Record summary
Transfer RNA from Bifidobacterium longum subsp. longum, 73 nucleotides, folded computationally. Its Rfam family is "tRNA". By type it is a transfer RNA. The organism belongs to Bifidobacterium longum, within Bacteria.
[in-house]
RNA sequence: GGGCGAUUGGCGCAGCGGCUAGCGCCCUUCGUUCACACCGAUGGGGUCGUAGGUUCGAUUCCUACAUCGCCCA
Numbered sequence: 001g002g003g004c005g006a007u008u009g010g011c012g013c014a015g016c017g018g019c020u021a022g023c024g025c026c027c028u029u030c031g032u033u034c035a036c037a038c039c040g041a042u043g044g045g046g047u048c049g050u051a052g053g054u055u056c057g058a059u060u061c062c063u064a065c066a067u068c069g070c071c072c073a
Base pairs, nucleotide, nucleotide: 001072002071003070004069005068006067007066010025011024012023013022018056026044027043029041030040031039049065050064051063052062053061
């Protein structure tokens, strides 16, 4: 230099172009317990990497850039 893939809460990941973006872990509060753990209930936390484009409508499609990973030279 070229090609491919990934980027979504603090962490790990889902998510047919159409709801206020979900799940597990985590954290708060409550219940349970002498207490802790487990378990149950409740709540918290997101600029969907950035900027444009297409569209009535974009986390989703297209382009550029950024970061990370793999391959080729």